């Protein structure tokens, strides 16, 4: 490469640089010369790993220094199967596609 699991309607930005793109790919919609992608710096968000207590079978309150991650729109919407429903579109569920995170390998 790659595979296992967990989670993905919450939260959180300034400044320097850089010049036309960017929301993963496809429509769509939207965000961008009143500065996009990208890099620096401070700064801040959450809490996956972690750290501490209770509990006792993977729970529950506390932390936030360390490794990640993140800081426009629900993973910005969507596809596909199946409910539900009926004038074509909403709303549940489950896949799939992506992203994070631990762990394998």
């Nucleotide at each position: 490469a790659u595979c296992u699991c967990a989670u993905c309607c919450a939260g959180a930005g300034u400044g320097g640089g850089g010049a036309a793109g960017a929301g993963u790919a496809c429509g769509g919609c939207u965000c961008g010369u009143u500065g996009a992608a990208c890099c620096c710096a401070c700064a801040g968000c959450a809490a996956c790993c972690c750290c501490c207590g209770a509990a006792g079978c993977g729970u529950c309150g506390g932390g936030a220094a360390g490794g990640u991650g993140c800081u426009a729109a629900a993973u910005c919407c969507g596809g596909c199967a199946g409910g539900c429903a009926u004038g074509u579109g909403a709303c549940c569920u489950g896949c799939a596609a992506g992203a994070u995170g631990a762990g394998g390998g």

Description:
SAM riboswitch aptamer (S box leader) from an uncultured Chloroflexota bacterium, 105 nucleotides, folded computationally. It was read from a public genome assembly, where an Rfam model found it. The coordinates come from a structure-prediction model, not an experiment, and the mean pLDDT is 80.